This is a predicted structure of a 301-nucleotide RNA (Bacterial RNase P class A) from a Burkholderiales bacterium.
Of the family's consensus pairs, 93% are formed in the model.
The prediction has a mean pLDDT of 79.
It was read from a public genome assembly, where an Rfam model found it.
Rfam family: Bacterial RNase P class A. By type it is a ribozyme. From the family's description: Ribonuclease P (RNase P) is a ubiquitous endoribonuclease, found in archaea, bacteria and eukarya as well as chloroplasts and mitochondria.

RNA sequence: GAAGCUGGCCAGGCAGUCGCUGCCUGUUGCGUUUCGGUGCGGCAGGGAGAGGAAAGUCCGGACUCCACAGAGCGGGAUGUCGGCUAACGGCCGAACGCCGUGAGGCGAGGAACAGGGCCACAGAGACGAGCGUAUUUAGUUACGGUGAAACGCGGUAACCUCCAUCCGGAGCAAGACCAAAUAGGCAGGCGAUGAUGCGGCUCGCGGAGCCUGCGGGUAGGUUGCUUGAAUGUACGGGUAACCGUGCAUCUAGAUGAAUGACUGUCCAUGACAGAAUCCGGCUUACCGGCCAGCUUCCUUU
Numbered sequence: 001g002a003a004g005c006u007g008g009c010c011a012g013g014c015a016g017u018c019g020c021u022g023c024c025u026g027u028u029g030c031g032u033u034u035c036g037g038u039g040c041g042g043c044a045g046g047g048a049g050a051g052g053a054a055a056g057u058c059c060g061g062a063c064u065c066c067a068c069a070g071a072g073c074g075g076g077a078u079g080u081c082g083g084c085u086a087a088c089g090g091c092c093g094a095a096c097g098c099c100g101u102g103a104g105g106c107g108a109g110g111a112a113c114a115g116g117g118c119c120a121c122a123g124a125g126a127c128g129a130g131c132g133u134a135u136u137u138a139g140u141u142a143c144g145g146u147g148a149a150a151c152g153c154g155g156u157a158a159c160c161u162c163c164a165u166c167c168g169g170a171g172c173a174a175g176a177c178c179a180a181a182u183a184g185g186c187a188g189g190c191g192a193u194g195a196u197g198c199g200g201c202u203c204g205c206g207g208a209g210c211c212u213g214c215g216g217g218u219a220g221g222u223u224g225c226u227u228g229a230a231u232g233u234a235c236g237g238g239u240a241a242c243c244g245u246g247c248a249u250c251u252a253g254a255u256g257a258a259u260g261a262c263u264g265u266c267c268a269u270g271a272c273a274g275a276a277u278c279c280g281g282c283u284u285a286c287c288g289g290c291c292a293g294c295u296u297c298c299u300u301u
């Protein structure tokens, strides 16, 4: 220098203007108050605002509700050995097999002496003992082309099965709280000796319900909701996955559902793509760029 392998990081930058969704501070109006506050608004200021996959919803968990004495049958998943983890079908390490010159990559792997099934082509015969030849007192012994396997304690579990381990169901539209109008329900009271109603009163009209309280549920609202198996960093342990300790940080929380638009400028001209309870994985999509370690070949010293 060229071609590669593995791992990690970034995902147009900067400036300005106008918006959108939360949060904080100050101030102010109204309501409420047990005078501490608190709810709804206005104004001003400040700060935050999608991803490595937010995706597929394929595994595993947290959380919530329902079910559940115990045992069994049935069903599903996993399957070398050891470790990590909250858990896993994930990850790490080792052995083995295959591929690669190599760095490395890939791997569906328990049991065939519990039992059943199956064994292409070739071969006389393919799973259960028969058959041919020779031999023997005796189906007694030996051999038999082909084939992965042949006269047997063969192979196949990616066929059933057996063994070991694990597995209840539904899911944030889970669940909890507050709570109208209307119509049901329950209790009490009034009412044909005329209630309620006809805008306040009297008269009159009219004719069977009316009033109060309680309770469940609906609309609606609040919550769950984002501080977490968190992130960064230093040190320590471990081959590694990972673990421990200290310090620092707060990093969207919407509900017709925000995260945008425009202008200028620069460059390498910008891919796949858009949160909806949260987290650990896997898989899939993806223009490119950067860093680290390593391999092979060539050249120079």
Base pairs, nucleotide, nucleotide: 001297002296003295004294005293006292007291008290009289010288012266013265014264015263016262017261018260020049021048023046024045025044026043027042028041029040030039031038032037051272055283056282058281059280060279061278062277063171064170065169066168075167076166077165078164079163080094081093082092083091084090096107097106098105099104110162111161115160116159117156118155119154127152131144132143133142134141175223176222177221178220185214186213187212188211189210190209197205198204230249231248232247233246234245235244236243237242267270